[in-house]
RNA sequence: GGUUGCAACACCCCCGUGGACGGGUAAUGGCCAUCCAGGCCGGCACAGCGAGUCCACUGCAACC
Numbered sequence: 001g002g003u004u005g006c007a008a009c010a011c012c013c014c015c016g017u018g019g020a021c022g023g024g025u026a027a028u029g030g031c032c033a034u035c036c037a038g039g040c041c042g043g044c045a046c047a048g049c050g051a052g053u054c055c056a057c058u059g060c061a062a063c064c
Stems, first nucleotide, its partner, number of pairs: 001064007013050001014048001016057006022049001024046002029041004
C1' cells in the first nucleotide's frame, strides 16, 4: 500500500459516522364525480426507517 471480516465505545438487546437511493407519515395544492362517500396525482417537512441497498470515512483484527 492492498484485500477480507468485524463494531468494542451505546441508559435491556440491536444500532460505528456521514451522504445518496428506496420505503413510512405528510403540508400548500391539483384531477375524477350531480351531491355524499370514495379514488388518483404530488411530496414543504419529520423521524431509533429494528431484514433495506450503495459509496466514502473512523476504529479493531486477520491475510497478501